RNA sequence: AGAGUUUGAUCAUGGCUCAGAUUGAACGCUGGCGGCAAGCUUAACACAUGCAAGUCGAACGGCAGCAUAAAAAGUUUACUUUUUGAUGGCGAGUGGCGUACGGGUGAGUAAUAUCUAAGAAUCUACCUUAAGAAUUGGGAUAACUGUUGGAAACGAUAGCUAAUACCGAAUAAUAUCAUUUUAAUAAUGAUUAAAGUAGGGGAUUACUUUAAUAGUAACCUUACAUCUUUAGAUGAGCUUAGACAAGAUUAGCUAGUAGGUGAGGUAAAGGCUUACCUAGGCAUCGAUCUUUAGCUGGUCUGAGAGGAUGAUCAGCCACAUUGGAACUGAGAUACGGUCCAGACUCCUACGGGAGGCAGCAGUGGGGAAUAUUGCACAAUGGGGGAAACCCUGAUGCAGCUAUGCCGCGUGUAUGAUGAAGGCUUUAGGGUUGUAAAGUACUUUCAGUAGGGAAGAAGAUAAUAUUACUAAUAUUAAUUUUAUUUGACGUUACUUACAGAAGAAGCAUCGGCUAACUCCGUGCCAGCAGCCGCGGUAAUACGGGGGAUGCUAGCGUUAAUCGGAAUUACUGGGCGUAAAGAGCACGUAGGUGGUUUAUUAUGUCAGAUGUGAAAUACCUGAGCUCAACUUAGGAAUUGCAUUUGAAACUAAUAGACUAGAGUUUCGUAGAGGGAGGUGGAAUUCCAGGUGUAGCGGUGAAAUGCGUAGAUAUCUGGAGGAAUAUCAGUGGCGAAGGCGGCCUCCUGGACGAAAACUGACACUCAGGUGCGAAAGCAUGGGGAGCAAACAGGAUUAGAUACCCUGGUAGUCCAUGCUGUAAACGAUGUCAACUUGAAGGUUGUAAUCUUAGAAUUGUGGCUUUCGAAGCUAACGCGUUAAGUUGACCGCCUGGGGAUUACGACCGCAAGGUUAAAACUCAAAUGAAUUGACGGGGGCCCGCACAAGCGGUGGAGCAUGUGGUUUAAUUCGAUGCAACGCGAAGAACCUUACCUGGUCUUGACAUCCAGCGAAUUUUGCAGAAAUGUAGAAGUGCUUUCGAGAGCGCUGAGACAGGUGCUGCAUGGCUGUCGUCAGCUCGUGUUGUGAAAUGUUGGGUUAAGUCCUUUAACGAGCGCAACCCUUGUCCUUUGUUGCCAACAGGUUAAGCUGGGAACUUAAAGGAGACUGCCAGUGAUAAACAGGAGGAAGGUGAGGACGACGUCAAGUCAUCAUGGCCCUUACGACCAGGGCUACACACGUGCUACAAUGGCGUAUACAAAGGGAGGCAAUCUUGUAAAAGUGAGCAAAUCUCAUAAAGUACGUCUUAAUUCGGAUUGAAGUCUGCAACUCGACUUCAUGAAGUUGGAAUCGCUAGUAAUCGUGGAUCAGAAUGCCACGGUGAAUACGUUCCCGGGCCUUGUACACACCGCCCGUCACACCAUGGGAGUGUGUUGCAAAAGAAGUAGAUGAUUUUAACCCCUAUUUUGGGGAGGAUCUUUACCACUUUGUGAUUCAUGACUGGGGUGAAGUCGUAACAAGGUAACCGUAGGGGAACCUGCGGUUG
Repeated sequence: AGAGUUUGAUCAUGGCUCAGAUUGAACGCUGGCGGCAAGCUUAACACAUGCAAGUCGAACGGCAGCAUAAAAAGUUUACUUUUUGAUGGCGAGUGGCGUACGGGUGAGUAAUAUCUAAGAAUCUACCUUAAGAAUUGGGAUAACUGUUGGAAACGAUAGCUAAUACCGAAUAAUAUCAUUUUAAUAAUGAUUAAAGUAGGGGAUUACUUUAAUAGUAACCUUACAUCUUUAGAUGAGCUUAGACAAGAUUAGCUAGUAGGUGAGGUAAAGGCUUACCUAGGCAUCGAUCUUUAGCUGGUCUGAGAGGAUGAUCAGCCACAUUGGAACUGAGAUACGGUCCAGACUCCUACGGGAGGCAGCAGUGGGGAAUAUUGCACAAUGGGGGAAACCCUGAUGCAGCUAUGCCGCGUGUAUGAUGAAGGCUUUAGGGUUGUAAAGUACUUUCAGUAGGGAAGAAGAUAAUAUUACUAAUAUUAAUUUUAUUUGACGUUACUUACAGAAGAAGCAUCGGCUAACUCCGUGCCAGCAGCCGCGGUAAUACGGGGGAUGCUAGCGUUAAUCGGAAUUACUGGGCGUAAAGAGCACGUAGGUGGUUUAUUAUGUCAGAUGUGAAAUACCUGAGCUCAACUUAGGAAUUGCAUUUGAAACUAAUAGACUAGAGUUUCGUAGAGGGAGGUGGAAUUCCAGGUGUAGCGGUGAAAUGCGUAGAUAUCUGGAGGAAUAUCAGUGGCGAAGGCGGCCUCCUGGACGAAAACUGACACUCAGGUGCGAAAGCAUGGGGAGCAAACAGGAUUAGAUACCCUGGUAGUCCAUGCUGUAAACGAUGUCAACUUGAAGGUUGUAAUCUUAGAAUUGUGGCUUUCGAAGCUAACGCGUUAAGUUGACCGCCUGGGGAUUACGACCGCAAGGUUAAAACUCAAAUGAAUUGACGGGGGCCCGCACAAGCGGUGGAGCAUGUGGUUUAAUUCGAUGCAACGCGAAGAACCUUACCUGGUCUUGACAUCCAGCGAAUUUUGCAGAAAUGUAGAAGUGCUUUCGAGAGCGCUGAGACAGGUGCUGCAUGGCUGUCGUCAGCUCGUGUUGUGAAAUGUUGGGUUAAGUCCUUUAACGAGCGCAACCCUUGUCCUUUGUUGCCAACAGGUUAAGCUGGGAACUUAAAGGAGACUGCCAGUGAUAAACAGGAGGAAGGUGAGGACGACGUCAAGUCAUCAUGGCCCUUACGACCAGGGCUACACACGUGCUACAAUGGCGUAUACAAAGGGAGGCAAUCUUGUAAAAGUGAGCAAAUCUCAUAAAGUACGUCUUAAUUCGGAUUGAAGUCUGCAACUCGACUUCAUGAAGUUGGAAUCGCUAGUAAUCGUGGAUCAGAAUGCCACGGUGAAUACGUUCCCGGGCCUUGUACACACCGCCCGUCACACCAUGGGAGUGUGUUGCAAAAGAAGUAGAUGAUUUUAACCCCUAUUUUGGGGAGGAUCUUUACCACUUUGUGAUUCAUGACUGGGGUGAAGUCGUAACAAGGUAACCGUAGGGGAACCUGCGGUUG
């Protein structure tokens, strides 16, 4: 720091996903040790059991239990019993202090919280400091004893007693209150207190008991405690400001509410409470309401800013089963206190009682999930105590858990035959792998046995010194000595011992992302974070081997931040990707021109305080290191106070004119409103003329018309709209505005002056305007025209087309408030090269007074520099460079939706989610392909012609059907007389039956035998069996070669599957003119350029132009055949001249002229002429020439397309069969036959048939052959066999043609199918199933519907001939020549193709893509009669405990007071208690609203789902251009009307 994923590819936009770090985690697999940390995130759910707060006898009365001592008694002589609180001590009790700390939890709480900074009207036990005081009396009460109730808990009653318990009195201030004046440390007055205990002392005194060296008290003293007050410290209460979640689909809230006065209350300010008065207070800078939440230091992440979070540790708050309440106290509205109410649990004798783990352990439950009912107070702290001590689940330790972080180990070195084994292989090898084994070492950790710190300071005792003191007591402090204190702990650490010994896993390996192969599986099983893998060769599933990563862990899941600049302060955007409000005015708000002075709001600088500690950072230190711990520093970016500065900002005061505005004079204009008025046209009405059609369409029909239309003329009525001018012309904020005239009225601009003096810009909410359609009421209604009706079209046609036609369109008054309301571009201001126009002002100039020139303003159109932009494009009218303010956006769908609210008469509008679902959706541009887009061009493509096919019969191939089998393949063009250049057996692959199993065929091994020929028998044959003949060749004499047979196993064999695993070969577009590359250049890029343009060509052929210049594969040429000539040669070919010769013949001599044969040359190149063209290329014409513009024909087939064809030519990977899917044999089948199609042959006749005669080819074949001749047969043929391995012989007569004759339009002398009979030939074999011959038979067919094929010249048509295959078997195929036409105006149309261009939502590329209804399945969601639950407002009821108050009643009078009374007492009051009652108030109850959640028959749309139905709406002019708003209609996409947009 980035990466993957939209596309055929590209750039952009934009989401999704990944790599990182982290965690109180959980789960899976695995697990050696140690250190340091952490450990119920869920049910603030319920809790058994134990412990978690006591202590003080130096406050008190006492003394149950324990121990000691003394005495006494008893006897079992060592014990028991009794007595004495006498001693150590102490249960229970009174009293003091503590229990408000420590420990837990996060339910509630959005502010009575928290954080930061301030503040004033307060309290504070214990502690410190300071000033004092501590006098004198009194009556009770618990414990205890007696009686008594109750199951218990717990009481009741009578009596006794103490205090540091309680009470009275006194005293008292620099305390509190009041007053006064001299105004301060004043004065005066009033008020307010207490408690002692312990140790010691001895000069003195008193008392008690006793006679001592006693005890107690007074007195003195020490310590602790007590009381009042001062100051502090600590802790607490209160107030203010700022900060601290979300929602506006929560906009208004509030009556003690806001303030004041008096009173009350509190420790204290205060509506804290109350009476009265005022009517305020809060809120868009978000009140109120709802939801969620403890806050912070910090923690995690991040470069930072931020974001998320608030476990452990620390600070604050809140809570303690739920709700309420007070008491005590310095402090509580009290976790281990009290009272009441509710729920729950437990005990009960049914009467009544008890309880509160969110303390530590622990249990149940919940949950994915979180520990021991441990040890110790040794240390650190806390409480009590004078102290020793006691208590302390705080704490210190240990236990459990890989939960995290950190450290260590599982060995080290050497070791190549690169062992074995595994895996793989191209069979050679490679890899695991120096890895192992082996050899030599080491011993951390764990184990065993020893040693062994630190954590301990204190405490007690003794001696000494010092302090207090009258004191050498006492007490305290200190020194020294002695004794003593460790849970952890078998501690840390260390020594010895033995031995490599006890110690490695997890995930991944298609890309992102480091790491690859084999087998299995076969869209199955499965994987997957995203993209995506899997349909028979899976690096993606599962296993094996190997590799990579991390390592006592590894991976997954969940969660947070990051990457994400994907909420953008740092740091984003809005023309077309999501996004500028339809337009304006304007309030709050934000922002604001020049200048002076002052202030000091922001701002800047310094200082001070604070920002707890811990954390984090830096530098050190301590544990062997590290984690961890610790010291110091810096930092804590903040807040507050204070001192300064004054440029900017702000405020105040003043000045200015450049912004803005006002006045004057002019200018242009469909700017707005109202009224009036004109002509043209449509329609209608009346009348005239006039007659049969009109109208309408692609073509028609509906419609109108003989009742007189259309047409035409005259007159009239009425409504609507304003031709030409008219224009990227004008005006307006936008919507919008168009005849002419008048009135009223808004704005803009120009010129020159004067005036005001910042008056400005933008604008949330608000207000107004706002096309068309639509709504309401009332008018109006000519034309047009949703709906509707009819006619067409169509498969249908709820449409497009036509004929009609109603709302509406028009007017007035209201409403609606939306459009592709668009420049898809908010308003204002400034700045930044230009060119050419349009429109409208204005100034100057004159050498032309102009339709002039030169300036200067406003508005507007086009092109373009820089710059910007993803690109397209924008470009002084910015989408450039800046500033001010507003609006809006954050993936696609769901959704211009639901619910709620507001508006509306309604239609509907505005605002506006979520669940769920996808990995894309989108913009611009690129290359293709396509278009019922455009342009240019070509082709037997059409046209013009000739002849066919399609009809008949037959041949042949295919489909289908049939069959035991009808073997297999080929299937639009580009399968179908194709593979097959030839199925009777064979072929043959198929079927039936009979047989073989190392095999019919190949190689290797062993043995036997030459090979070979041949006979008999069985059998359908294969085969089996029994015989006969034969004994070869080479040799080193061992044997070997070839052949045959037998045997064993390696193996053979397969026309079995996959042409979608392949090679090779082939078809096709197409003999179409195309397909590419290098370098350069352009573009961010895909790509472009070249290859386009202008001409030309058969051609990307050539020329020219040109940011291109060149090159390659194709085209052409080179090759073959053919057409002319020449040279050479001359047999088997030829024969002109010469000679012979039959007249039958190049037959012969000879010739080499010709023809011909085969070798080599020549020739044709737009070379020549003139013309057109651009001077070019080239074209058209001409000459010459055998041939003229490629002379004709052939071979030759670019890059590629069709997963085209072929595994059955061959080869081949993989799979499959192996006594069979291999091999052999016989027979059958491939030849079937209701039918359909393709390709052909023969015909339908007179341009003919038949008969007779007769002429002229080319090119081929021939030895298992062609065969002459002659003979036989009607013939096919047979017999015979000259010649010929061929320019010699032969197949072999060419036929159409020509001549003559006949037939005479007839299913015939056409046509020949079919059938019968007889034959010939081939062949082992002719039945299934051959060809041919003869005789007889004589079918359909009289030129062929729709449709369709071939052909442009030696071609079509027509006529024969030959060959391959082949024993035989062509109407097929391949080749050969003979005769030999017609037509082409031309490129509109059909088909195919090429180039350029355009549109595109296509890229599997139009056989594309894609929309909606309906049907089915699933999912979430809205409505819904309602139902249930929670929360809450208002109005009431209710009223426990408690507090405050009141009055009355009852009861009681220990302390104080009064009376009586003096010895006891008696009476009364204040006061207390109980009951009653008032106020407040919890639970609870009722009524009525609001709201959340759940559920609900039925119902609405939405989403998703390989192969359902109906259509085809959109994308191309998508076949009616599309879309927006609105209204109507329709199965559905949609259609139509009106207005708008160009996307």